[in-house]
RNA sequence: GGCCUCAUGGUCAAGAGGUUAAGACGCCGCCCUCUCAAGGCGGAAUCACGAGUUCGAUUCUCGUUGGGGCUA
Repeated sequence: GGCCUCAUGGUCAAGAGGUUAAGACGCCGCCCUCUCAAGGCGGAAUCACGAGUUCGAUUCUCGUUGGGGCUA
């Protein structure tokens, strides 16, 4: 240099055109408890960036950036 692949809350991670972006851990509040833990209920927090296609993009296409791999 060429090719493949990945990027979603603090962490892990599902979703692959429309639906409230699911779940787990963690965090915050309340309940329970003499207190803590456990348990129950609730809450905050996420689509790497730019462009394109489309009525509509986290999802498809192209590029950029970053991680991983193959190859010269």